Background:
A computed fold for a 72-nucleotide RNA from a Gaiellaceae bacterium, annotated as transfer RNA. The prediction has a mean pLDDT of 80. The organism belongs to Gaiellaceae, within Bacteria. The same sequence occurs in records of 2 taxa. The RNAcentral record of the sequence draws on ENA and MGnify.
RNA sequence: GCGCCCGUGGUGAAACGGUAAUCACAGAACCCUUCCAAGGUUCGGUUGUCGGUUCGAUUCCGACCGGGCGCU
Repeated sequence: GCGCCCGUGGUGAAACGGUAAUCACAGAACCCUUCCAAGGUUCGGUUGUCGGUUCGAUUCCGACCGGGCGCU
């Protein structure tokens, strides 16, 4: 330098054009308990950045940024 893949809450993943972006762990509050742990209920928090296509984008396209793999 070229090609391919990936980027979603604090962490790991799902959703792959259409309802309020879902689940687990972690966190907070409450319940339970003599206390702690375990358990139960509830809550907050997420689409790498900038553009484009579309009635509508996490999803499709381009550039950039970051990470991984391969080739030279």